Source information:
The RNA shown here (transfer RNA) has 71 nucleotides and comes from Wetmoreana brouardii. The same sequence occurs in records of 2 taxa. Its Rfam family is "tRNA". By type it is a transfer RNA. The coordinates come from a structure-prediction model, not an experiment, and the mean pLDDT is 82.

[in-house]
Parts: sequence; C1' cells; structure tokens
RNA sequence: AGAACAUGGCGCAGCGGAAGCGCGCCGGGCUCAUAACCCGGAGGACGAAGGAUCGAAACCUUCUGUUGCUA
Repeated sequence: AGAACAUGGCGCAGCGGAAGCGCGCCGGGCUCAUAACCCGGAGGACGAAGGAUCGAAACCUUCUGUUGCUA
C1' cells in the first nucleotide's frame, strides 16, 4: 500500500421489498430427579456518517475497528 471481515450473549446465514439458523438464556411438558427429547418465549433495526433508489443489512463514498491475509 492492497485485501477480507464488522448482523441478537456466542458462532454464522441473508447480496434490492426489509432479519433467520444453531448454541446459549427464560417458562412449561416429560422424569423419582438430572440429562436427553418436545412445546412456547425474550433478545439485533444489521460498526459510524452521508449519498443514489419508491424501497437497502445488501449498491456508491468517507471514516472507525479487526486479521494465523498479500506485497
């Protein structure tokens, strides 16, 4: 100098019609009880700020942070 990444507590998905999965957490069921299993629920407006669009997490610009990346 370039590149990639930055989405609920954690790990990730979603690349124009607007947020989902797994784990975890909370409540319930089952069990003598725990685990497992089953049902339900809470929790994010998507790193920040602008711009284009009827509409963006998603396209453009700048900035910030991270990197067992490249030179």